[in-house]
RNA sequence: GGCUCCAUAGCUCAGUGGUAGAGUGCCUGUCUCAUGAGCAGGAGGUCCCGGGUUCAACCCCCGGUGGAGCCA
Numbered sequence: 001g002g003c004u005c006c007a008u009a010g011c012u013c014a015g016u017g018g019u020a021g022a023g024u025g026c027c028u029g030u031c032u033c034a035u036g037a038g039c040a041g042g043a044g045g046u047c048c049c050g051g052g053u054u055c056a057a058c059c060c061c062c063g064g065u066g067g068a069g070c071c072a
Base pairs, nucleotide, nucleotide: 001071002070003069004068005067006066007065010024011023012022013021018055026042027041028040029039030038048064049063050062051061052060
């Protein structure tokens, strides 16, 4: 220098055009002598950044940033 893949909740990851989700963690309640576990509820995300296409974009296109790998 070229190519491929990845970037979504605190963390690990789903979601591949039509309302953003799960597990775990956190908070509250319940239970217990108490803690934990269990159960119920809740908060939490400008979907890496900028532009484009579209009635509509996490999703498609272009550029950038960061990370991983391969080739030279």
Predicted 3D model of a 72-nucleotide RNA (transfer RNA) from a Candidatus Pacearchaeota archaeon. The organism belongs to Candidatus Pacearchaeota, within Archaea. Its Rfam family is "tRNA". The family's RNA type in Rfam is transfer RNA. The RNAcentral record of the sequence draws on ENA.